[in-house]
RNA sequence: UACAUGGAGAGUUUGAUCCUGGCUCAGAACGAACGCUGGCGGCGCGCCUAACACAUGCAAGUCGAACGAGAAACCCCUCGCAAGGGGGGCGGUACAGUGGCGAACGGGUGAGUAACGCAUGGGUAAUCUGCCGAAGAGUGGGGGAUAACCCUCCGAAAGGGGGGCUAACACCGCAUAAGACCACGUCCCGACGGGGAUGGGGUCAAAAGUGGCCUCUGUUUACAAGCUAUUGCUCUUCGAUGAGCCCAUGUCCCAUCAGCUAGUUGGCGGGGUAACGGCCCACCAAGGCGAUGACGGGUAGCUGGUCUGAGAGGACGACCAGCCACACUGGGACUGAGACACGGCCCAGACUCCUACGGGAGGCAGCAGUGAGGAAUCUUGCACAAUGGGCGAAAGCCUGAUGCAGCGACGCCGCGUGAGGGAUGAAGGCCUUCGGGUUGUAAACCUCUUUCGGGAGGAAAGAAUCUCCCGGCGCGAAUACCGCCGGGACUGACGGUACCUCCAGAAGAAGCCACGGCUAACUCUGUGCCAGCAGCCGCGGUAAGACAGAGGUGGCGAGCGUUGUUCGGAUUUACUGGGCGUAAAGCGCACGUAGGCGGCUGAGCAAGUCGGGUGUGAAAUCCCUCUGCUUAACGGAGGAAUGGCGCUCGAAACUGCUCGGCUCGAGGAUAGGAGAGGAGAGUGGAAUUCCCGGUGUAGCGGUGAAAUGCGUAGAGAUCGGGAGGAACACCAGUGGCGAAGGCGGCUCUCUGGCCUAUUCCUGACGCUGAAGAGCGAAAGCGUGGGGAGCAAACAGGAUUAGAUACCCUGGUAGUCCACGCCCUAAACGAUGGGCACUCAGUGUGGGAGGCAUCGACCCCUUCCGUGCCGCACCUAACGGAUUAAGUGCCCCGCCUGGGGAGUACGGCCGCAAGGUUGAAACUCAAAGGAAUUGACGGGGGCCCGCACAAGCGGUGGAGCAUGUGGUUCAAUUCGACGCAACGCGAAGAACCUUACCUGGGUUUGACAUGACGGUAGUAGCGAACCGAAAGGGGAGCGAGCCCCGCAAGGGGAGGCCGUCACAGGUGCUGCAUGGCUGUCGUCAGCUCGUGCCGUGAGGUGUUGGGUUAAGUCCCGCAACGAGCGCAACCCUCACCCUCUGUCUGCCAGCGGGUCAAGCCGGGCACUCUGAGGGAACUGCCCGUGACAAACGGGAGGAAGGCGAGGACGACGUCAAGUCAUCAUGGCCUUUAUGCCCAGGGCGACACACGUGCUACAAUGGGACGGACAACGAGUUGCCACACCGUAAGGUGGAGCUAAUCUCUAAAACCGUCUCUCAGUUCGGAUUGGGGUCUGCAACCCGACCCCAUGAAGGCGGAAUCGCUAGUAAUCGCGUAUCAGAACGGCGCGGUGAAUACGUUCCCGGGCCUUGUACACACCGCCCGUCACACCACGAAAGCCCGCUGUACCUGAAGUCGGUGCGCUAACCCGCAAGGGAGGCAGCCGCCCACGGUAUGGUUGGUGAUUGGGGUGAAGUCGUAACAAGGUAGCCGUAGGGGAACCUGCGGCUGGAUCACCUCCUUU
Repeated sequence: UACAUGGAGAGUUUGAUCCUGGCUCAGAACGAACGCUGGCGGCGCGCCUAACACAUGCAAGUCGAACGAGAAACCCCUCGCAAGGGGGGCGGUACAGUGGCGAACGGGUGAGUAACGCAUGGGUAAUCUGCCGAAGAGUGGGGGAUAACCCUCCGAAAGGGGGGCUAACACCGCAUAAGACCACGUCCCGACGGGGAUGGGGUCAAAAGUGGCCUCUGUUUACAAGCUAUUGCUCUUCGAUGAGCCCAUGUCCCAUCAGCUAGUUGGCGGGGUAACGGCCCACCAAGGCGAUGACGGGUAGCUGGUCUGAGAGGACGACCAGCCACACUGGGACUGAGACACGGCCCAGACUCCUACGGGAGGCAGCAGUGAGGAAUCUUGCACAAUGGGCGAAAGCCUGAUGCAGCGACGCCGCGUGAGGGAUGAAGGCCUUCGGGUUGUAAACCUCUUUCGGGAGGAAAGAAUCUCCCGGCGCGAAUACCGCCGGGACUGACGGUACCUCCAGAAGAAGCCACGGCUAACUCUGUGCCAGCAGCCGCGGUAAGACAGAGGUGGCGAGCGUUGUUCGGAUUUACUGGGCGUAAAGCGCACGUAGGCGGCUGAGCAAGUCGGGUGUGAAAUCCCUCUGCUUAACGGAGGAAUGGCGCUCGAAACUGCUCGGCUCGAGGAUAGGAGAGGAGAGUGGAAUUCCCGGUGUAGCGGUGAAAUGCGUAGAGAUCGGGAGGAACACCAGUGGCGAAGGCGGCUCUCUGGCCUAUUCCUGACGCUGAAGAGCGAAAGCGUGGGGAGCAAACAGGAUUAGAUACCCUGGUAGUCCACGCCCUAAACGAUGGGCACUCAGUGUGGGAGGCAUCGACCCCUUCCGUGCCGCACCUAACGGAUUAAGUGCCCCGCCUGGGGAGUACGGCCGCAAGGUUGAAACUCAAAGGAAUUGACGGGGGCCCGCACAAGCGGUGGAGCAUGUGGUUCAAUUCGACGCAACGCGAAGAACCUUACCUGGGUUUGACAUGACGGUAGUAGCGAACCGAAAGGGGAGCGAGCCCCGCAAGGGGAGGCCGUCACAGGUGCUGCAUGGCUGUCGUCAGCUCGUGCCGUGAGGUGUUGGGUUAAGUCCCGCAACGAGCGCAACCCUCACCCUCUGUCUGCCAGCGGGUCAAGCCGGGCACUCUGAGGGAACUGCCCGUGACAAACGGGAGGAAGGCGAGGACGACGUCAAGUCAUCAUGGCCUUUAUGCCCAGGGCGACACACGUGCUACAAUGGGACGGACAACGAGUUGCCACACCGUAAGGUGGAGCUAAUCUCUAAAACCGUCUCUCAGUUCGGAUUGGGGUCUGCAACCCGACCCCAUGAAGGCGGAAUCGCUAGUAAUCGCGUAUCAGAACGGCGCGGUGAAUACGUUCCCGGGCCUUGUACACACCGCCCGUCACACCACGAAAGCCCGCUGUACCUGAAGUCGGUGCGCUAACCCGCAAGGGAGGCAGCCGCCCACGGUAUGGUUGGUGAUUGGGGUGAAGUCGUAACAAGGUAGCCGUAGGGGAACCUGCGGCUGGAUCACCUCCUUU
């Protein structure tokens, strides 16, 4: 000190919300790889793929102190002329051999193996163990060979044969036997397998080497025997170490692998082994294993541990360590203590190499290295100095173990690339609103420092043994030898390395990724759904913080990103720690086996459980402490931990087991009870249909409407009779029964279950329930019946664009019965079964009891069943709530994103249809549940609006005007496009306008500001001449400003010329914008604060009852208030008053005056002008109503319930309109897309549409006469009046800057006359001619006048518009624009209606409610076939590879067995010859690898063709689903159809709407 350290989430389904649920991200890790970059050091790590093939070198030798033999080269001497020979040294050395030990370790790899292989704990009384340690005993005496060597033969080689010699610690007998072993006897112990002791009997050993010594003996200077020391050898026991075998437990996936097994399971006997064992063999028996997963298939070395994780877990098993397995592939044994042997042998096979073709050789998964494979993994290094190993007495040798070095940022760790100061915030870059900001104290510059790297110098530790020398001690007879201790000497691959010092100088040393959100970090430019990005959501279609570049910023840093993989997050497999009414999920239902779980009580046991002790849990790792490298990484020491297993002692509550008891669980008995419970037999009436007969006549039937069909051969209707089948009206009820499916006339027979009461009996006998077996609607199938009605298919008729449907007429299977199958449904309460517990209220079915009573009523209590409502609680919400979806326990079933798919393959079942079990590839970023707000509905309720209806008048037809589309054109400039573009911008295009076209011209510009330079009788005016004009051209005319200065002169302003900044653009983007506008809509709505409700979106308020034009007001109410809207305040009109009055008005009143006249005086009463004020508020009365709000009626009033009209337009919607009014970001253009000019065009014309005008006539046209307005406008103007002209107009000209003058005549109307129904006396287009006016100019292209011409047109198809009162209709008048040019626009007044029952329907709108799969919101969403492209998969005649079963054939090497006539040194017999024992070759047999034949199984590949599936901006056909989706939908089944689908039968509500019934809630 460990004790106690430990847990974060985010993005993405929606318009929004909560939930479910998947996908994705942030973290950590790696034996990694790739991209960009790269200074130093330390410590680690480094073929994960082809257990693919390997050149070359090395990786296992050593011992002369076991043995025989024993060189060459070299050196010296010598003989010889030389060649060469001899001797000596090296040296008893090297190589080779015999022999011993080692080679079974160390090192590599993970192919195989799902296994006693590994791990943990045990057993071995069923075993072995070389070297090592301890102890005891022994080591006596012999023999025969054989390598090497020599000779010879064969062979290319590798190798081999024959003959001859020789040694040993090689080999073989004999002796001895403490002891071991074998059988037997006795005793002891025992768990009965066996062990120990003991007795006699039998069997069994050996090898020597070396050093030293002379005490004893012998030769005798020294040796030998001997002694001594030491190393060996043999026998035995024990130990240690190592190994073998056995057991318990643990150890991946697939059940679409469910049955496996013949040595198989056991026994007896034998063989074999170190040892148990079917390990092997003969015989006998028939067993053994398996859902607690046998057998089969796939995958995999196992572990300590490693990574991750809060943990539990999950994944992994590189490096290090333990075990296993393997060594080219397969088989086999030999040797040995140990092997079935990586660097041994034999055989077979494949491959490679050598070859003289006869035959041989080889095995890097040792270290390096090569090729190959691969995204990818190193040097053919140094050294045995250290550690360790083998041999040796030792020196020592060997050691690719190991220690080091090299290469690689592969990982971890450390260090550096400088530090301090430094603002004119330099330059440059980038951005900019141009002011500036930022990069940025950053740099420069100043002052310092010197790690690392470079150079130079110094310089460790790792080293202590061994050996040698010296000294001491022990052994011994000994100063030998040997051993021990102390001192000294020797030994370093790394490596002159670590480390230290000095020198120079900021000097040599920074990158990578990111910057839309998640996620830390933003701007510019380029690009324009392109190029590209992307982990998810998603970015990019002209202003991209998301692409690319740049600047800036953030993060990490010698690295940074990417990819791959694992864990985490993911409580998303849930043990810790999830679920199943509607999200995925309760088996259709019950019975029941195994299994799981189990009432009260007593005793015992101690398996589970708990506690103590103990053994083990290797080391390393992890954790803690201390410690060593300057630190860290790394290392060392100690501790803790190792959740486990074993042994042992104990406890006895709980579970379990055994024994005993109990009655409340369960069951039985007795007495009652209800019921469409089941099966069979019989029987009844109503109705349909058919047949017969009667009456009777023309239709019946059917539908939205029809038709097909039936009927004069008599239907339908009606009456009577008959036949036959099926179903059972009323009763009938959220009534009953049943486990579910399901069950309905009545009677009988048989039969199951349930309830109540009594508390008599048994005594836990119970619950659940994999497997199994049974039941199981409808449809369907088989056989045989039956067949009235209904009715898939089918036929016909309709409907329709079509109609394989919905509707109609027919109609067959089927529906019914018997027997046998099928086995599925929305088989639903979408809710498994059982038990217990937990508030109330109210119905209903069955029973019992009580009180009371005449009573079986009512009431109360209780049990069982079945409904509703509702508290706690639960739920994501909806909802559930004693019939739980609450609180608990037990058992079973099931779920784990959507699609693919309940599909394929396989299995099982089925006659078939098909059922059941039940995937994957691929693909998507969701698919879902509940609830919310909207929107929508061929849903519902309430209510408005000229919305319909009722009316009046139009449009659509004609001609013309005007706008638009289209077309045309050099151009017909542009915009506006349903309502809400189209007599719109345009309140006015002949030129101009004008933006368009053609042509001509111009370039600092037609216009603004500034700068520089130059220039001049300047500015200004401007004749000829050219030209269409613009423009060019310049004769000529020609004023003047400011400052200095007397002047001369100079400078400036202004002009011109040139140059440069810039001007200019009706060029683009209204989807970058401001502003303005349209529209829903003058509709009555839209919101907020606080509170309250809801997890939340959100709700409440704003809903409700009334009422209103109105969210207007009243009442109620978890709301109370408030804001923007409504209304009012503003303007005009209507009445009155006051004031103003000179022009307006007036004989009102007076005067004057005229033909007449406010003409004049005078006046301001009236009208009027225009300023102010009053007046109307449901104020009053009656009624209705909640006594309210309000409504109806009435009075009064000029006006009455908003008096009429206007202005005024909430939150918002339409990316609505406008860059061409203006403004404006960005882009584009700059001798042009700017500017000027002339002419043309905007006016075109086969057509189409909109808006208008004029008409079609008699309510009219024409002619004449007559009456009454208002708003306005007017001095480049309105123009009286007069004259001229038919007229437009002209000429003259008064008045008027206008309540004064003028436009100004109003017209419809009234009166009279005429026309008489006709293409006209309607209508006026068109055209000809002649004019007027404006204007520079009326050709393209004006208006008007006159004469002439007189077209279409006779009231308008489908369709469609306006209007509710001074309105429509009709009539004229004025005015803006404007030189001129309205049938348009905006205004004005005159005349002046009709109709509204009413809200069913069309359109639009408001409120409430309902359904929804819609939310760019029904112009929504969305399904299937077909066509095209791509992708993966299934089937398929077959073809191919792998693995494997069975039967048989073959049978190498080899062990074992047999034989062994051939061969044979050791031992025995024998004098010998020879014989024997034993052995060997050979041969035979068993087994068996490879191989072969035949036939199966299985995995995979491939396959013409074929099947569906998925995906894919704009293909085809339809419209199935979502609203009542226009035939409610869906489930199962069957038939049919291009397709979605349709139809039949049964089922479900997860169906809207209306009505009714029942129940419930409230009063």
A computed fold for a 1563-nucleotide RNA from a Nitrospirota bacterium, annotated as small-subunit ribosomal RNA. The source organism's lineage runs through Bacteria, Pseudomonadati and Nitrospirota. Rfam family: Bacterial small subunit ribosomal RNA. For this family Rfam cites "Crystal structure of the ribosome at 5.5 A resolution" (Yusupov et al., Science, 2001).